[in-house]
RNA sequence: GACGAACGCUGGCGGCGUGCCUAACACAUGCAAGUCGAACGGAGUUAUACGCCGAAACGGAGAUUAGCUUGCUAAAGGAAGUUUCAUGUAUAACUUAGUGGCGGACGGGUGAGUAACGCGUGAGUAACCUGCCUUAAAGAGGGGGAUAACGUUCUGAAAAGAACGCUAAUACCGCAUAAUACCUUCAGAUCGCAUGAGAAGAAGGUCAAAGGAGCAAUCCGCUUUGAGAUGGACUCGCGUCCGAUUAGAUAGUUGGUGGGGUAAAGGCCUACCAAGUCGACGAUCGGUAGCCGGACUGAGAGGUUGAACGGCCACAUUGGGACUGAGACACGGCCCAGACUCCUACGGGAGGCAGCAGUGAGGAAUAUUGGGCAAUGGGGGAAACCCUGACCCAGCAACGCCGCGUGAGGGAAGACGGUUUUCGGAUUGUAAACCUCUGUCCUCUGUGAAGAACAAUGACGGUAGCAGAGGAGGAAGCUCCGGCUAACUACGUGCCAGCAGCCGCGGUAAUACGUAGGGAGCAAGCGUUGUCCGGAUUUACUGGGUGUAAAGGGUGCGUAGGCGGCUGUAUAAGUCAGGAGUGAAAUCUAUGGGCUCAACCCAUAAACUGCUUUUGAAACUAUACAGCUUGAGUGAGGUAGAGGUAGGCGGAAUUCCCGGUGUAGCGGUGGAAUGCGUAGAGAUCGGGAGGAACACCAGUGGCGAAGGCGGCCUACUGGGCCUUAACUGACGCUGAGGCACGAAAGCGUGGGUAGCAAACAGGAUUAGAUACCCUGGUAGUCCACGCUGUAAACGAUGAUUACUAGGUGUGGGGGGACUGACCCCUUCCGUGCCGGAGUUAACACAAUAAGUAAUCCACCUGGGGAGUACGACCGCAAGGUUGAAACUCAAAGGAAUUGACGGGGGCCCGCACAAGCAGUGGAGUAUGUGGUUUAAUUCGACGCAACGCGCAGAACCUUACCUGGACUUGACAUCCCCGGACGACUCAUGAAAGUGAGAGUUCUCUUCGGAGACCGGGUGACAGGUGCUGCAUGGCUGUCGUCAGCUCGUGUCGUGAGAUGUUGGGUUAAGUCCCGCAACGAGCGCAACCCCUGCCAUUAAUUGCCAUCAUUAAGUUGGGCACUAUAAUGGGACUGCCUGGGUGAACCAGGAGGAAGGUGGGGAUGACGUCAAGUCCUCAUGGCCCUUACGUCCAGGGCUACACACGUGCUACAAUGGGUGGUACAGAGCGAAGCGAUCUCGUGAGAAGGAGCCAAUCGCACAAAGCCAUCCCCAGUUCGGAUUGUAGUCUGCAACUCGACUACAUGAAGUUGGAAUCGCUAGUAAUCGGAGAUCAGCAUGCUCCGGUGAAUACGUUCCCGGGCCUUGUACACACCGCCCGUCACACCACGAAAGUUGGUUUUACCAGACGUCGCCGGGCUAACUCGCAAGAGAGGCAGGCGCCCAAGGUAGGGUCGAUGAUUGGGGUG
Repeated sequence: GACGAACGCUGGCGGCGUGCCUAACACAUGCAAGUCGAACGGAGUUAUACGCCGAAACGGAGAUUAGCUUGCUAAAGGAAGUUUCAUGUAUAACUUAGUGGCGGACGGGUGAGUAACGCGUGAGUAACCUGCCUUAAAGAGGGGGAUAACGUUCUGAAAAGAACGCUAAUACCGCAUAAUACCUUCAGAUCGCAUGAGAAGAAGGUCAAAGGAGCAAUCCGCUUUGAGAUGGACUCGCGUCCGAUUAGAUAGUUGGUGGGGUAAAGGCCUACCAAGUCGACGAUCGGUAGCCGGACUGAGAGGUUGAACGGCCACAUUGGGACUGAGACACGGCCCAGACUCCUACGGGAGGCAGCAGUGAGGAAUAUUGGGCAAUGGGGGAAACCCUGACCCAGCAACGCCGCGUGAGGGAAGACGGUUUUCGGAUUGUAAACCUCUGUCCUCUGUGAAGAACAAUGACGGUAGCAGAGGAGGAAGCUCCGGCUAACUACGUGCCAGCAGCCGCGGUAAUACGUAGGGAGCAAGCGUUGUCCGGAUUUACUGGGUGUAAAGGGUGCGUAGGCGGCUGUAUAAGUCAGGAGUGAAAUCUAUGGGCUCAACCCAUAAACUGCUUUUGAAACUAUACAGCUUGAGUGAGGUAGAGGUAGGCGGAAUUCCCGGUGUAGCGGUGGAAUGCGUAGAGAUCGGGAGGAACACCAGUGGCGAAGGCGGCCUACUGGGCCUUAACUGACGCUGAGGCACGAAAGCGUGGGUAGCAAACAGGAUUAGAUACCCUGGUAGUCCACGCUGUAAACGAUGAUUACUAGGUGUGGGGGGACUGACCCCUUCCGUGCCGGAGUUAACACAAUAAGUAAUCCACCUGGGGAGUACGACCGCAAGGUUGAAACUCAAAGGAAUUGACGGGGGCCCGCACAAGCAGUGGAGUAUGUGGUUUAAUUCGACGCAACGCGCAGAACCUUACCUGGACUUGACAUCCCCGGACGACUCAUGAAAGUGAGAGUUCUCUUCGGAGACCGGGUGACAGGUGCUGCAUGGCUGUCGUCAGCUCGUGUCGUGAGAUGUUGGGUUAAGUCCCGCAACGAGCGCAACCCCUGCCAUUAAUUGCCAUCAUUAAGUUGGGCACUAUAAUGGGACUGCCUGGGUGAACCAGGAGGAAGGUGGGGAUGACGUCAAGUCCUCAUGGCCCUUACGUCCAGGGCUACACACGUGCUACAAUGGGUGGUACAGAGCGAAGCGAUCUCGUGAGAAGGAGCCAAUCGCACAAAGCCAUCCCCAGUUCGGAUUGUAGUCUGCAACUCGACUACAUGAAGUUGGAAUCGCUAGUAAUCGGAGAUCAGCAUGCUCCGGUGAAUACGUUCCCGGGCCUUGUACACACCGCCCGUCACACCACGAAAGUUGGUUUUACCAGACGUCGCCGGGCUAACUCGCAAGAGAGGCAGGCGCCCAAGGUAGGGUCGAUGAUUGGGGUG
C1' cells in the first nucleotide's frame, strides 16, 4: 500500500459497487422451461341456426258445473301460443388432458475432482460433424396398416398398471420419380511436405417428401443437394506448483498387419507378430491446486493471487450405464447399485436447492421465503401472446470507493468552570456567551421527468429534479502523545496492578501502567487482528557471497554436460532489420465526453513487451568443408630428487641371556614410596639373541595429486624441469554421477613383539585424585593379506588460462661475458620473506593474490535443537554418507578499540619483604564494639578506609531512649484582635512541670492621633519533628595517594570506536629533564612560591640578657645592648666550581669550599576520577509521614547491664630493676565566674587565707628519666598492683544506681606470652616527664612540647600495594568476572515402542446389477413380397447365452495419519 474481510468503540446524508472465503453439509415451503389448436382426433364452455322428444313456468281458447239479476258471477279443468331448461346436428369463438413438432445440451450455480492437450498461446485436420439461420438448384405422385386419447372390465393403500374394443395426423410404412447425392468399375487434367487429394467425362446400382392457414393473392412448413455462417470434435509445437528421505517405470505396455468401431485419425477395441517405449533436460510415485484475461504490490525485474466482470474446463447426493437427439452420456430426463430422508394398508413407492429466496448446522463471518417482465436478452408460436428468480429494480449491511454536511462572519471583562502553578500567572481560548447572517443536508407544501429507436405498454416511482416556506434548529467520533513517530503535564499506583510492534517501561518524584487536563493525527469513521507484496541486494536474472563472520568437496583420474586458439569459404539454427497474421471484450494508460464534481459510465487512440509466418543481412555464436601453429601432445638431448614397489646389506643404541671382575646398594622424585638387589643387583669387561628405528649430514632444502616420503646397495617403475624445434594439427579446460587413492585410531585372519604404551595394578600428591608425577604392564605400535573412509585431511584459501611496480634469499636447468668451476649479467621452472598500486569489515593478501578478467565444478543463507531423529545406501562391527521438523531465543558470530584482569612477560618504586629495634596476641585493668539482657540499655560508623570512631570529657543537664505526670497556636517565628508592663516576692499543693491565692508596681518615643519593645488572653493561617529516604540532594569528609598521573586545542593517521602527542633511548623523588619522533603547543597535577627549623647579618631594647664598670642575699639596682634570647627584614645552596662517566645532552659518582649539598629536615598543600564509601543526628534541602502527637514541658530511670567474643590502650611480670635520701638540666603552653605565691593546719587528698598577675613582669611549676649515696639479692619477692574493707578530701541542687582523689589495711592474676600479627630508616624507634583542649568535677584517650637516645638496610627472588610498556582474553555491575555438566523439581514439543485403530492405494481371486455389443432365437409377430385362399418368406420382438463392467466379498501388500504402558534424548524455568 492492498482486502469478498472479522472484532472493539462510534455512527448524519447521497451516488456507484460488493456481500457463505467454513460443511461439493442436510434441506421444510414457493417459484426457476415451456410453448404451438394455423399438425391431429377427442373432450369441454359459450353463442347462433335447425331438428326433436321431454320437463317446468307463463298463458288461458273451446267445452263443463253451480248461483242467478238471463247475461252476468264463481269453480274445476286445461287446448293453441310464449319463455326457459335438457337433448341432437351444423356453424363461430374460446379452453386443453393426449398424439405430434420445436425447445428442455441455452440461460443460471458451484470449484469437489483434475498436474491433464485441462488451460494459455500459436498452428494443423488431404482424418471430421453442424438443428434452427442465409443463399442457390430441384421436387412434393399415388397408397397402406396401426396407435394414444376415449369406452368397458379388472388389479393396487398409493404410485401406477393390465386386458378387450374404437379413432386421427405435419406420427409410422411400402411403391413411383430423381441428381452435380451415395456405392461399384473406369478415367485421370491439375494439386499437395508425405500418406495422398482430385475437376470434366463413361457405365451400372441405391435413396425423398406433409401438410396447415386464408375467399384469394399468398404465407408458413416438407424432401433431396451444393455453398456459407455459426457452433463443436480431434491432433501437434511451446509454456504451466512442490518433493530424489519417490530412481527406475511400463504387457494393450511400444510398434506392425488384418478386422471391428466412430462424425472422424488413432491400441480406441480385437486376433496374430515383433520387443519395444518413457526416464537425472527428472519418468514413475507422493503432496497441493480448476486454468486464463486480469487483480494487489514493486522503480523495474519479480513476488503473491485467480472474489466480483469476461473466456475455457469440470461437476450436479456417491459410483456406474446407456437411451433419445443436429447436439448429452443430460443440474430441475431415464436405468442400476450405495448412503440418507420421506410416505405406506408393510405388499410397495417417492426424492435430490453447487438455480432464486429461505431453514437448520458449521463458523470470527456474509443479505429479502420482495416487485416486475417496463427495458435488454432467451424459448415456443404465422401472430396475438405465453413462459423466463436470466435480467431490470427495490430491501438489508459504513463491507469498499467517491462526494457532501455537522455552520459562516464579528466578538477580550481574555468571563465562569476545568487543569496547572515558582501563587505572579499560564492554558483551555475567539473557544463560549452575545450580535449579524446563510440554508448544503433536514422538515413541510406544490410541481414533476428522461429511461418508449413504434401506436400502446414504466416495476423502479410520486423516485431524481425544480419552485416556495421553516429554522442553527436534528447530525463527531476514534486512536495516539518514551524512541522509531506528529503530539506533555498533574494525580493515583509502587516489579503490584498493568503496558508492549521492536528496543523496553513499572521496585515512592513513571512524559511508557490507570485517570484527568492539554495536545497530535485521521475523520463517518477510527483502531486491532489476519493475509499478500514492499522496505529485504535477507535466494542476489537485473543484484550477493565462501582465508578468519554461514560457506572450497581430503585428493586425483575421468563420463555426460558446460565452455573453448588463428585464417578462409558456405549455410542461416541462434542474432539483427522490414512486412503480414494473431494477440477477444473488459481492465491499465492518454485524450475527449456524460452524470452539478468525484467515484462511476461512454467514445477514440495507444498498449497488450507474446506466438506464427515471410523477405532480407552475415559481424558474432553455431554447423559443414579446407587450411595454420602459438594451446596441447610426441620425438631427440640433458638433468635434480627422503617419488613408489620388491629384495638384500650395515652400524650405533635399548632390552634380554651366558660368563668374568666386584659389593651394597640401585632406581626414581619437587620430596618420597611402590619396584630391583646378599639366591650377588646396579657398575664394568667379553660373548650371544632378537625386534624396532635409522643420530650427524639436515636446510621455512628436495620429491609427490593429496595422505605422505629420510641408513646403504640392487632391480623394476611413475612424474617433473631445461634445451631443441623433427612430427601431429585444437587433439584443449572443467567435471554432476562414477572409479581410484586416502594420516592416526579401529576391525578380521595369520605372524612378530626389543623399546614405547591406552586399559589395568601398585606407589605418591590431594579435602577427594577413577588425573597430572613414579614403578610395572596388556591390546596396540611392526609384517602379510583384507576391511574401515574419517581428521584443525589447514594455506581453515577448488581447478585452469591471461594480464598487472619492485627488492632480497634459496633449490634445479640453460645462455652471455670471462683465463676461470668463482664473481657478474640474463632466462625458465620451483620454494620463502619484505613491499607498491589494487582489494578487504578489519586483520591482512599482494605475480605462489584474498588484485584485474574469463570458463567450469563444489558449497552458504540467524543461533540453538543437530550433523540429531526417521528413511535409504555402505560397513563384520565400531560407525560412515545423505539429512529434516516440532519447539525455543533475540541474538549467535567476525575483526578491531579502550579498559580491567592473568598462579603472562619486561622495567621501576614504597618500612612491601629482607636486616634490625620495640611491641600486640597470654595476665590484670581502662575504653570501644559485637552478642546477650532490659521498660529503655537512643542513634550512627562494619575489610584496609567501623571498633580510646561521631563523644575536645552521659551523676541532673547533655539526651535523641524508657516509665510516669502534664500542655495543645504550643518551648521557638510572623501576621490579626483585646487587655496589660513584665518580672521579682510570700503562702498552699505537688516528685517537679504546673495549678491556685495574696501583696505590690506601672517601660520607651511622640507631631498627643498614636507607634514600638515586652507580657497575658483569643482566633486561624501556621509553628514544631535528632520521624523516613545519604540509593532524590548541596556542603563537608574518608580512601586509593603526595601515587605520578589525568586531559585539551590544532594537525596527522584510521570507514569507525579510537590512535598519535603521553610511545621509544637515557635520567629523575616526579609525564623531572634531555635526545629522538607527525606531531606542535597548552591545561590540571609534580616542583617552586607559604610556614616552622638549622647559619649569618641588619634593625629594635622591655617584662629579656650581663662581657666590661659600680652595687646586691639575688641582673636586685645604676649602666649597657657586645653576647643569649626575643621578632621583623634580609643574605645563604644554584649541581654555581673541579675531576671522571655519559650522546660535547639531561644527569650520575667523587671532591673542594661551606652552618647546611644535590627536593638540608618538618609542615601546609591532595590532579581527572573510583568506592550509589560516610554523614538527612552539625548545617542546608526535594519528596513522604505525624499534628490533643512521631510536637513541647517535668520527675525518676537508662545510655555505666554481663555467661561471653574482638579491637585499641595503660600497668606489669622486675636487678639496664624497686625502695629511701640528696642533687642537676627543658621546651611549649594556659590563667579573671581564672591562675593562685609566701605563710598556717592536716600523714595526705586538701583546708584556711588572699600577695601578685589581664602575663617575656605574677602564678600553674618541684620537670622526669639522669647523677650521687644507700637498702633489697632472684623470691610470686621490698617485683606487681588488681580487688576488697574502713576512714576521709574536693567539685557540685545532688556523687545510691554512677565521679575523681587521699590515708590505713588487704595484696589477685602475672616469672616475657601459641597460631598469628603491628610500628619504625635518625634526632627516628625506644624511653622519660611537661602542657593544652573539652571541663563545676572526672583522662590509661586525643593534640602538642621538650629530655635521654639506638640498632640495621646484603639486596629486590618471594608476600602486599602501586606506576609504565607489552601480551592473551569468551571479562566490561570488568576475576568477588564469566561459565560447563550431572543431579532434584515443574512445564513443553519430539523420537522409539508390544500393539490398537483409521484413511488412501494396490495385487490375486470370487461374485456380477443396469446397459451397449455379439450369438441363438423352437415362443410371438399389423404394414412389404408371393399366393385365390390356407399359408410361406423377408424383417422384427420377447426370451436365453456370452464378452465387458459399478457397488460388494476373501486373502495379501505399499503408504500416510491417530493413539499406546514404558522409554530416550532435547528445550524453558

Notes:
Predicted 3D model of a 1469-nucleotide RNA (small-subunit ribosomal RNA) from an uncultured Bacillota bacterium. The RNAcentral record of the sequence draws on ENA and SILVA. Its Rfam family is "Bacterial small subunit ribosomal RNA". Its mean pLDDT, the model's own confidence on a scale to 100, is 85.